[in-house]
C1' cells in the first nucleotide's frame, strides 16, 4: 500500500430492516435510611452518536471523504 472491523454519557456497551422525546449498567450530585459511613430507595445532571459533505419527508443508522484505534496481507 491493500482488505475488513470499530469509533454513541466520564467509563463498559446496546439501539444498525431509516421513524415518532437518543437509551441501559457503572461512576457523580442531591435526598432518605445511619450515630457516622457502606448497602439500599428515590430523585436528577451529563451526549444533539469521531469531523464534514450528500441521499431522503425524514439520518446514530444508507452514499462519498477525512480523522483515530485495532486485525490480516504485502
Nucleotide at each position: 500500500g491493500c482488505a475488513c472491523c470499530c469509533g454513541u454519557a466520564g467509563c463498559u456497551c446496546a439501539g444498525u430492516u431509516g421513524g415518532a422525546u437518543a437509551g441501559a449498567g457503572c461512576a457523580c450530585a442531591u435526598g432518605c435510611c445511619u450515630a457516622c459511613g457502606a448497602a439500599g430507595c428515590a430523585u436528577g445532571g451529563g451526549g444533539u452518536c469521531g469531523g464534514g459533505c450528500g441521499u431522503u419527508c425524514g439520518a446514530a443508522u444508507c452514499g462519498c471523504u477525512c480523522c483515530g484505534g485495532g486485525u490480516g496481507c504485502g